Context: one part of a larger RNA
């Protein structure tokens, strides 16, 4: 010159796109952030309105609704942070001994039993947190038992293993059911996607003022153990491994794709965004599940805050907002779930601080305006002066124009395709029922939003500043100061005419930013 998650200090019109605790991984009040399924299951309130009774109350509807409970599925993903980590980590490249919910593609089943248990009633203790004991039920929860393979095991003869029903339709029945079929489920297998575990090489700061370092260590047999491969573990044996090509030990650190800089090599940094990893008060530990050693689960230790009837309990913002508190610094306790994505459902949909908007900050980058032409007796004031004028300066006034942005009244897109709903075809079927599919049709659905765009309308009207002017470095005088007071990136500048100090008038660079400071190249 260039750059930045910048901060201060003067100043400040809009608009768009970005970005916004770099310090206390400090402590947190408060809302909110993960829920869903009645098409898996039992059971099932009130308020409120209407009746009826003399009243207590009873009956209807409200409703099989809220809300609670058994059960599934999701809370392992989304979001945050960089404390640990110098290699159990990331990157590039191989690779074999693994599992893999939902998903796709194929093969076989889906039989018949059976026990209890929670909501619920009654009791009971406790101040709460919640707890215990009686009694009834149900299920796609739980157990047999029947069948068994191309799946497991195997001494190759053999022997072992499974499940659950729901919905909607039709047809028979008064009805309970029963059978038909469509669907969504379940069960065991092969295979595929996808996801993850696991080995191997080789790259990945500084220190030699750290030279040895290592007993499960290194390698071997057996045996355990894992989804797998292995000192992953155990016993038993051998005495082995690593190391100036830097072991080990100290101190730093999240690592890449990138970023910034530079002709490049390089050097410096890893903020937004995108991948991989660690972590989720501290510290330990398994559970339960395809997946966790689980940020809004559990157990146990420990600080620390709250409750309290002192016996006992609750709690974890490094989710989104927000407070204290640290700092030079760093937004709303904001709206929607309309698109876009995720979780549950057959869907309708419910949820969702993801996300998509807003809202605060010139915090960065981009644009736009802050008027435009004419307009000399070169007006007045202001500096300057040799007093003759010079300069500010076509600027101003003044005439004539325009109306961007900004206001103020109107119109006004596109983010919306959709599912759902109705016809019609094909497809499954005994079937013109249902269901899936695929076409058409008529209508829903916008947080942004007073949106973007445009139309009038008024009137130059509302809209410039900040640094510098000795040299480097564009850019001068004058007044005051008098080695004082001050200035200063380096040289140096001030001791009586100081273009270097202050103030004036000019002047120059940049411009809604302009110089400082820190910080890299």
């Nucleotide at each position: 010159g260039a750059u930045u998650g910048a901060a201060c200090g003067c100043u400040g019109g809009c608009g768009g796109c970005a970005u916004g605790c770099c310090u206390a991984a400090c402590a947190c009040a408060u809302g909110c952030a993960a829920g869903u399924c009645g098409a898996a299951c039992g059971a099932g309130a009130a308020a409120a309105g209407g009746g009826g009774g003399c009243a207590a109350c009873c009956c209807c509807u409200g409703a099989g609704u809220a809300g609670a409970g058994u059960g599934g599925c999701g809370g392992a993903c989304g979001g945050g942070u960089g404390a640990g980590u110098a290699a159990u980590a990331c990157g590039u490249a191989g690779g074999a001994a693994u599992c893999u919910g939902c998903c796709c593609u194929g093969a076989a089943g889906u039989g018949g039993g059976g026990g209890g248990u929670a909501a619920c009633c009654c009791g009971a203790g406790g101040a709460a947190a919640c707890u215990c004991g009686g009694g009834c039920u149900a299920a796609u929860a739980c157990c047999g038992c029947a069948u068994a393979a191309c799946c497991u095991c195997u001494u190759c003869g053999g022997a072992g293993u499974a499940a659950a029903g729901g919905a909607g339709c039709c047809u028979a029945g008064c009805a309970a059911u029963a059978g038909g079929u469509u669907u969504c489920g379940c069960u065991u297998u092969a295979g595929g996607a996808u996801g993850a575990g696991c080995c191997u090489a080789c790259g990945u700061c500084g220190g030699a003022u750290u030279a040895g370092c290592u007993a499960g260590u290194u390698g071997g047999u057996a045996g355990g153990g894992u989804a797998a491969a292995a000192g992953c573990c155990u016993a038993c044996c051998a005495a082995g491994g690593c190391g100036a090509c830097g072991a080990u030990c100290c101190g730093u650190a999240g690592c890449u794709g990138g970023u910034u800089u530079g002709a490049g090599a390089g050097a410096a940094c890893g903020a937004c965004c995108a991948g991989c990893c660690a972590c989720a008060c501290u510290g330990g530990a398994a559970c339960u599940g395809a997946g966790a050693u689980a940020c809004g689960g559990u157990c146990c230790a420990g600080a620390c805050u709250c409750c309290u009837a002192c016996g006992g309990g609750a709690g974890g913002c490094a989710g989104c907002a927000g407070u204290g508190g640290g700092g030079a610094a760093u937004a709303u306790u904001g709206g929607a779930c309309a698109a876009u994505g995720g979780g549950c459902g057959a869907a309708a949909g419910c949820c969702u601080g993801a996300u998509c908007c807003a809202g605060c900050a010139a915090u960065g980058c981009c644009g736009c305006g802050u008027g435009u032409g004419c307009g000399a007796u070169g007006a007045a004031g202001g500096c300057c002066u040799g007093c003759g004028g010079g300069u500010u300066g076509u600027a101003a006034a003044g005439c004539a124009c325009u109306u961007u942005c900004g206001g103020u009244a109107g119109g006004g897109a596109a983010g919306a395709a959709a599912u759902g709903c109705u016809c019609a075809a094909a497809g499954c079927u005994a079937a013109u029922a249902c269901c899936u599919u695929u076409g058409a049709g008529a209508g829903u659905u916008g947080a942004c939003g007073u949106u973007a765009c445009u139309u009038a309308c008024a009137g130059a009207a509302g809209a410039a500043g900040c640094a510098c002017c000795g040299g480097c470095u564009a850019a001068c005088u004058c007044u005051g100061u008098g080695c004082c007071a001050g200035c200063a990136g380096c040289c140096g500048c001030g001791g009586u005419a100081a273009u270097a100090c202050a103030g004036a008038g000019g002047g120059u660079g940049c411009a809604a930013g302009c110089g400082u400071u820190a910080a890299u190249c």
Molecule: small-subunit ribosomal RNA, 5' domain
Organism: metagenome